[in-house]
Order: sequence, then C1' cells, then structure tokens
RNA sequence: GCCCUUGUAACUCAGUUGGUAGAGUAGCACCAUGGUAAGGUGAAAGUCGUCGGUUCGAUUCCGACCUUGGGCU
Repeated sequence: GCCCUUGUAACUCAGUUGGUAGAGUAGCACCAUGGUAAGGUGAAAGUCGUCGGUUCGAUUCCGACCUUGGGCU
C1' cells in the first nucleotide's frame, strides 16, 4: 500500500432486508430480612465511530476518513 472484518447504554451483545433501538450484567431507588448476601419490583442511562450523499424518512443503503482484529505484498 491492497483486501476482509469490527464500531449500538458503564461493560458484554442483539437489532430482519429504511418508518424515532432492546436484553443481560454493573450502578441507582424501593420491597423483603433482626441485619448482610442471594432474591423481587421500578426508574434511569444511547446525537447507533465521524463527516458527507441518496430518500418524505437512514443504526440499516452509498462514499470518504478514523478505529478493532486478521490476511497479502
């Protein structure tokens, strides 16, 4: 330099062929216990890597760049 791959909540990951994004864990509040752990309930936490393009509408499609991992030279 070229090719492929990865990027979504604090962390680990889903997300359906375009219509405003979910789970588990962690953290927080409450319940429960004489109390702690375990357990139960609830709320919160996301400019979906960045910038552009297409579209009425983009996490999703296209381009460039950045990033994770790998391959070739």
Transfer RNA from an uncultured Clostridia bacterium, 73 nucleotides, folded computationally. Rfam family: tRNA. It was read from a public genome assembly.